[in-house]
Context: one part of a larger RNA
Molecule: small-subunit ribosomal RNA, 5' domain
Organism: uncultured organism
């Protein structure tokens, strides 16, 4: 000098764009944040029409006044139709998105390879299929246990839920060949024989569509191994028994002591093991002419974790934030028998702190799940709200105007100086206010569809009106006098200043710099 997620201390007009719990990964009241499909199923439920059958039986007729036909308006059971609703079975998607940085010095990360040692739902692209039966269960209903959370015993039924057979194009195994290649283990093509082994059906204008099954390949997205790179301490020198390595047998998508039995004794180390401290790591940011150093906030990639510790189910993917199960420690209900709960998601609260924001609007975009679609759902996002935190712009007027007015400070009383600064004249109208139009941003065939909003922006007319502080003023350093003060008050970054004429304390004038900011601190080239 520049820099910041700053913080304080005095001041504050306006407008774009950013950013905003760095500390207790303490605790958490409330509301929201993952649903979705009725074109995958049975049932319930609402409200209409309809078809038939029971009942009620207006008004008006007509009567011999006893009644009679007749059917209006309603009930309530039944046949169909469509139409909307949704607890249940199923599907599919909660492994994404979002938060957070505690652990981790590690194949975590970066940064270049390998896999002849793997998976890949959804998509794309191709080959071939989609036949043919069965038993069950939620729900529902009945008993019926509990205070509740939840249930438990029968009984009845569906599927794109679950089993069985068929079929087997092509995979897969098992046996005998054959060809080519490589990297040792093999790989890749081919012949025969043999074994086990798939599927689901919906919707409709019957012409299609939406699925479903096996394999191929591709595409994304992962998983695993290796070279180099990655903080500081030797006042830490020795560390290791699943250590190291080999056989066999398991476990995995898959390789490996990953695990397990035997065996052999080996591996690592001053090119710094072990062990102790600190820390996510990166693109990149800050600074420097560069080399370098220092950070790792917002963005964006990778990791890790979800109260704390362990565990596995499901699945294409998890050992799973808003899923389970187990321990524990905190809160909470409780009939004391037992039960809830997890904000390092968005808001908000208490606590901690120098210190960091609304219990806000919309799904209109951009994405995302689900769905054939209409469409739901999204505290992702897209907007407002709040703070000078930060960068950038604008404005607080603008010309003229000496009698050098008053005042106000000085003074050697002659003046200087605040000063074209006021006032007065003529002017303009950014911001801001008033009024008037009024967007894009919306992509849809036509029609509707904007949270932000009547905002940006435009036009009008009218007034200088409503908008300047902050720090300095021996020397470093740009700017000086006056008066209090009297080594007292006090100042300070260094040097020093103050003990009666202080340009250095206070204060007032004048000056000096920055300016919606100025100045202190705090931390880093």
């Nucleotide at each position: 000098g520049g820099a910041u997620g700053a913080a304080c201390g005095c001041u504050g007009g306006c407008g774009g764009c950013g950013u905003g719990c760095u500390u207790a990964a303490c605790a958490c009241a409330u509301g929201c944040g993952a649903g979705u499909c009725g074109a995958a199923c049975g049932a319930g439920g609402a409200a209409g029409g309809u078809u038939a059958g029971a009942g009620u039986g207006a008004g008006a007729g007509c009567u011999u006044c006893g009644g009679c036909a007749g059917g209006a308006u309603u009930u309530c059971u039944u046949u169909c139709c469509a139409u909307c609703u949704u607890a249940g079975u199923g599907g599919c998607g909660g492994a994404c998105g979002g938060g957070u940085g505690a652990g981790u010095a590690a194949c975590g990360u970066g940064u270049g390879g390998g896999c002849a040692a793997c998976c890949u739902g959804c998509c794309c692209u191709g080959u071939a299929c989609u036949g043919u039966g069965g038993a069950a269960u939620a729900a529902u209903c009945a008993u019926u246990g509990g205070a509740a959370a939840c249930g438990a015993u029968g009984a009845c039924u569906a599927a794109u839920a679950c089993c069985g057979c068929a079929u087997g194009u092509g995979g897969u195994c098992c046996u005998c060949g054959g060809a080519a290649g490589g990297c040792a283990u093999c790989u890749u093509c081919u012949g025969a024989g043999g074994a086990a082994g798939a599927a689901a059906g919906g919707a409709u204008u019957u012409a299609u569509u939406c699925g479903g099954u096996a394999c191929a390949g591709g595409a994304u997205g992962g998983g695993c191994c290796c070279g180099c790179a990655u903080c500081u301490g030797a006042u830490u020198a020795g560390c290791u028994a699943g250590u190291u390595g080999g056989u066999g047998a398991g476990a995995u998508a898959a390789c490996a002591g990953c695990c397990c039995a035997c065996c052999a004794a080996g591996g690592c180390g001053a090119c710094g093991a072990u062990c102790a401290g600190u820390a996510g790591c990166c693109g990149a940011c800050c600074u420097g002419a560069g080399a370098g150093g220092a950070u790792g906030a917002u963005c964006g990639g990778c990791c890790a974790c979800a109260u704390u510790g362990g565990g596995a189910c499901u699945g294409a993917g998890a050992c799973a934030c808003g899923g389970c199960c187990c321990a524990a420690a905190c809160u909470c209900c409780u009939a004391c028998g037992g039960g809830a709960g997890g904000c390092a998601g968005c808001a908000g609260u208490g606590g901690g702190g120098a210190a960091u924001a609304u219990u806000g609007c919309a799904c209109a975009a951009u994405g995302g799940g689900c769905g054939a679609a209409a469409g739901c759902c999204u505290g992702a996002u897209g907007c407002a709200g709040c703070a000078a935190c930060g960068c950038c712009g604008c404005g607080u007027g603008a010309a003229g105007g000496a009698u050098g007015a008053a005042g106000g400070g000085u003074u050697u009383c002659g003046g200087c100086u605040c000063g074209u600064a006021a006032a007065c004249u003529u002017c303009u109208a950014u911001c801001a206010a008033u009024a008037g139009g009024g967007a894009a941003g919306a992509a849809a065939c036509g029609a509707a569809u904007g949270a932000c909003g009547g905002u940006a922006c435009c036009u009008a007319a009218a007034u200088a009106a409503g908008a300047a502080g902050c720090c300095c003023c021996g020397g470093c350093u740009a700017a000086c006098u006056a008066c209090g003060u009297g080594c007292c008050a006090g100042c300070a970054g260094c040097c020093g200043c103050g003990g009666u004429a202080a340009u250095a304390c206070g204060u007032a004038g004048g000056g000096g710099g920055c300016a919606a900011g100025c100045g202190u601190u705090a931390u880093c080239c």